The RNA shown here (Guanidine-I riboswitch aptamer) has 102 nucleotides and comes from a marine sediment metagenome. Of the family's consensus pairs, 100% are formed in the model. Its mean pLDDT, the model's own confidence on a scale to 100, is 80. Rfam family: Guanidine-I riboswitch aptamer. About the family: This family represents a conserved RNA structure found upstream of the ykkC and yxkD genes in Bacillus subtilis and related genes in other bacteria.
């Protein structure tokens, strides 16, 4: 000085666009029900967002053996972390960020 990687799925977590729940109002009905509008995420949920320091898989990179020219094996370590700001509907362990610091 360079490399220390990328992607997919899931989860911790997150809020409220959409669905649903709950509350209220109105209409039909005049018993229930249904529909529309508004509010509500200290509403369990479905859709959605989602980890550098979480999990799994695939690919890649590096190394060794082999030369039967096809494969096999190994490594991919370590990792405490604000305040503040940004996006999407909004928030977050997302991004700024393996940041500032320690």
């Nucleotide at each position: 000085a360079a490399u220390g990687g990328a992607u997919u799925g899931c989860u911790a977590g997150g809020g409220u666009u959409c669905c649903g729940g709950c509350u209220g109002u109105g209409a039909c009905a005049u018993a229930u029900u249904u529909c529309a509008c508004a509010g509500u995420g200290a509403c369990u949920g479905g859709u959605c967002c989602g980890a550098g320091a979480g999990c799994a898989a695939u690919c890649g990179a590096c190394c060794u053996u082999u030369c039967c020219u096809g494969a096999a094996g190994g490594u991919u370590a370590c990792a405490c972390g604000g305040c503040g700001g940004g996006a999407c509907a909004a928030a977050a362990g997302c991004c700024c960020g393996g940041g500032a610091g320690a």